[in-house]
Molecule: transfer RNA
Organism: Candidatus Peregrinibacteria bacterium
RNA sequence: AGGCCCAUAGUGUCAACGGUAGCACGUUGGUCUCCAAAACCAAAAGUAGGGGUUCAAAUCCUCUUGGGCCUG
Repeated sequence: AGGCCCAUAGUGUCAACGGUAGCACGUUGGUCUCCAAAACCAAAAGUAGGGGUUCAAAUCCUCUUGGGCCUG
């Protein structure tokens, strides 16, 4: 320098061919308990960033950023 892949909640990850963003663990609150743990109930929290297409984008197009791999 060229090519390919990846980026979704604090962490790990689903999401057919564009149509409600979900699960597990964790965190917080509550119930229970003499206290705690466990169990049960509830809540908060997310699409790397900019632009475009579309009635509608995590998903398609484009640029950028970060990470990984390959070629020279």